[in-house]
RNA sequence: UUAGCGGGCCGGUCUGUCGCUAUGCCACAUUCGUGUGGGAGAGGAAAGUCCGGGCAACACAGAGCACCGUGCAGGUUAACGGCCUGGUGGCAGCAAUGUUACGUCACUGGUACAGAGACGAGUCGCCUUCGGGCGGGUGAAACGACUACACCACGGGUUGCAAACUCAUGUAAACCGACGUUUGAGGGCUGCUCGUCCGAUGUCGGAGGGUAGAGUGCGAGAGAAGGCAGCAGUAAUGUUCGCCUCGAGAUUAAUGACAGACAACGGCAACGCCGUCACAGAACCCGGCUUACAGGCCCGCUAUUCUU
Numbered sequence: 001u002u003a004g005c006g007g008g009c010c011g012g013u014c015u016g017u018c019g020c021u022a023u024g025c026c027a028c029a030u031u032c033g034u035g036u037g038g039g040a041g042a043g044g045a046a047a048g049u050c051c052g053g054g055c056a057a058c059a060c061a062g063a064g065c066a067c068c069g070u071g072c073a074g075g076u077u078a079a080c081g082g083c084c085u086g087g088u089g090g091c092a093g094c095a096a097u098g099u100u101a102c103g104u105c106a107c108u109g110g111u112a113c114a115g116a117g118a119c120g121a122g123u124c125g126c127c128u129u130c131g132g133g134c135g136g137g138u139g140a141a142a143c144g145a146c147u148a149c150a151c152c153a154c155g156g157g158u159u160g161c162a163a164a165c166u167c168a169u170g171u172a173a174a175c176c177g178a179c180g181u182u183u184g185a186g187g188g189c190u191g192c193u194c195g196u197c198c199g200a201u202g203u204c205g206g207a208g209g210g211u212a213g214a215g216u217g218c219g220a221g222a223g224a225a226g227g228c229a230g231c232a233g234u235a236a237u238g239u240u241c242g243c244c245u246c247g248a249g250a251u252u253a254a255u256g257a258c259a260g261a262c263a264a265c266g267g268c269a270a271c272g273c274c275g276u277c278a279c280a281g282a283a284c285c286c287g288g289c290u291u292a293c294a295g296g297c298c299c300g301c302u303a304u305u306c307u308u
Base pairs, nucleotide, nucleotide: 002303003302004301005300006299007298008297009296010295012262013261014260015259016258017257018256020041021040025038026037027036028035029034043279047290048289050288051287052286053285054284055160056159057158058157062194063193064192065191067156068155069154070153071152072086073085074084075083076082087102088101089100090099091098092097103151104150108148109147110146111145123136124135125134126133127132164216165215166214167213175206176205177204178203179202186198187197188196189195225245226244227243228242229240230239231238232237264276265275266274267273268272
C1' cells in the first nucleotide's frame, strides 16, 4: 500500500418564513369557553412479536397428569432460550476469525442403496460334543453407529393495556323457558382430574331494550432508570448513601412544509458547477435476541507487497 477479521460510535448542522401539539410546563390576559407568547416535542433499531419480566385481573391458595421449554463447565442478571469466560468436537479460511453441536441409549420407535439379514436376522464355506464356534462376500457400519416420537434432570398457573380500575348518563329489577334454592342448578380457577371458591329477587338459555361519554392506567414521567468518576473483577457485571440528569403522552392518532447556506459522498471540461444525501415513526414500561441501514469516524488484529 492492498485485501480481510473483530469491537465501538455518529447517522446531518445553522438561519429565515409559514404551520402543528398538550392548559396536565411557565408567564400574561380572560367574556372562564379560551387566547397570546415562551420552553419542549419520535429510534438505534421505535421494526419483528421471537424470549424474559414489571404491572393488572382471575384469586384466598394448591396437587397430579397432559402439554411446552432448556440441556458441556463456571460466572452474571429481577429473569431469560440472553450475556461473559473457559472446554471438547465438526466445517470454512493461509491466518486473524466465523459458524455449528454438546444430558442418556436399559426399554420403544426411525435410518436411502447394496446385502440373506441393519437387531437378533442368519446366505455361502469349514469344524462340531449338534448346544454351537470360526471365516468369506455386500456395506460407512453385521450382536454396531446415529437419532427422537424414547428415557433422565431442571423449569413453566392463565390471560393480557384491546389487561384492568373509577365516574356519569340511560334502560326494562320487566317478558318467555329449563333447572334449582344448602340433599347445591349452574359457573370460575388452562386442556383433564382432584381440590377449592362464587352461588338463592339463583344460574343458564331465548327474544327484546338502553348506553358507546369522561377520567385513571400514561406527569415528582422516579424507574431492576440514565450519564460521569473511583474501587473489585480477564470479562459480563457489581458497588459507592460520590456527583449530575428527569425527557412525547396522542387515542380518526401532534412533532411538518418551503427557501438558502454549510457538512458528507459521487461526477465533470475543476477550486467552481451539477447531482445525491440510508433504514425508517412512540401508543404501558423495561432487559435481550433477530432483521433493515447511503455514508462517515475510532480502536485492536491477520495476510501479502514495497521501502528503511
A computed fold for a 308-nucleotide RNA from an uncultured Bacteroidales bacterium, annotated as Bacterial RNase P class A. Model confidence (mean pLDDT): 75 of 100. Its Rfam family is "Bacterial RNase P class A". It is annotated as a ribozyme. Rfam links the family to the GO terms tRNA processing, ribonuclease P activity and dimeric ribonuclease P complex.